[in-house]
Context: one part of a larger RNA
RNA sequence: UCCAAUCCAGGGAAAUCGGCAAAUUAGCCCCGUGCCUUCGGCAUAAGGGGUCCCUGCGAUCGUGGCCUUAUGGUUGGCGAUUACAGGGCGCAGUGACUAAGGUGGUCCGACUGUUUAAUAAAAACGUAACUAUCUGCUAGCCGGUAACGGUGUGUAUAGGUAGUGACGUCUGCCCAGUGCCAGUACUUUAAACUCCAUUUCAAUGGUGCUAAGAGCUGGUAAACGGCGGGAAUAACUAUAAUUCUCUUAAGGUAGCGUAAUACCUUGUCGUUUGAUUGACGACUUGCAUGAAUGGCGUAACGAGAUCGCCACUGUCCCGGGUUGGAGUCCC
Numbered sequence: 001u002c003c004a005a006u007c008c009a010g011g012g013a014a015a016u017c018g019g020c021a022a023a024u025u026a027g028c029c030c031c032g033u034g035c036c037u038u039c040g041g042c043a044u045a046a047g048g049g050g051u052c053c054c055u056g057c058g059a060u061c062g063u064g065g066c067c068u069u070a071u072g073g074u075u076g077g078c079g080a081u082u083a084c085a086g087g088g089c090g091c092a093g094u095g096a097c098u099a100a101g102g103u104g105g106u107c108c109g110a111c112u113g114u115u116u117a118a119u120a121a122a123a124a125c126g127u128a129a130c131u132a133u134c135u136g137c138u139a140g141c142c143g144g145u146a147a148c149g150g151u152g153u154g155u156a157u158a159g160g161u162a163g164u165g166a167c168g169u170c171u172g173c174c175c176a177g178u179g180c181c182a183g184u185a186c187u188u189u190a191a192a193c194u195c196c197a198u199u200u201c202a203a204u205g206g207u208g209c210u211a212a213g214a215g216c217u218g219g220u221a222a223a224c225g226g227c228g229g230g231a232a233u234a235a236c237u238a239u240a241a242u243u244c245u246c247u248u249a250a251g252g253u254a255g256c257g258u259a260a261u262a263c264c265u266u267g268u269c270g271u272u273u274g275a276u277u278g279a280c281g282a283c284u285u286g287c288a289u290g291a292a293u294g295g296c297g298u299a300a301c302g303a304g305a306u307c308g309c310c311a312c313u314g315u316c317c318c319g320g321g322u323u324g325g326a327g328u329c330c331c
Stems, first nucleotide, its partner, number of pairs: 001326008010317002014315001019312001027051005036041001038166001052088005058082006064075004089093001101310007108302002113125002129164007140151004167297004172227003177224002179220005186215003193208001195206003228246005255289001256286001267283006
């Protein structure tokens, strides 16, 4: 000097990206317990008090003996549990070990669960639930060249596929494009077939008929997806319910909004601080939010993200001591 452990005056996060690490708390009994809530929870919420030994006096329960008589008395009988009180000792009584720090906002995901064996445990995946779609069983889907097998000892309250993801409340407009579904008098259209021509055969060329498909006509967005611009206008100003115009398939509705999405941006205002590119609440002209590619809320839950507060501390002010080990040097 390093590693592991331990103690520290006064201060108590001033350290740091960040309380990382450490410390605090801890078991059991009693009291007590706010907001919120899906009324189940939250909750061991929070916050208090007790906890050892001796003695006294009770209580409940189990089980004997004796006297007695149906009910008791007695034996401080022998045990188990327990309330209260007085006293004792120590700094300290769950004396060691064991054993939660707590609380309040916000975001995300409903929850328990699953995952990158060896850098990621999460907001990712899954989930119940909701929706769409295929399928009437010799089904549909999957494996296999096939036979056959799985789903399935199943039969639409079933099985397959896809999306969303508890619950509450909702889920707007667009079918022009791409897809899917249905229809189709008509158009297009292969081979085979028909008929014709090429003097005959063959090759070849043409005619007619014609399947799916395409054209055509409709439907369909919890299918893939999409959801405008320019002017003018109200008796201060500002703004524009209103009007005009170009244009589209339709021009973003309800919500939410500087957001896990906002470039400008440390937006503006308020609260929090002595001071805040933070956090929260509002506003919101949203570079480039937005409704099952789900929108907005949400109790409970989370080794999730972020910001406060209390307690606590060697994180720090600012270092020091002790114990064990490593190492260096010397012998």
Molecule: large-subunit ribosomal RNA, domain IV
Organism: Candidatus Woesearchaeota archaeon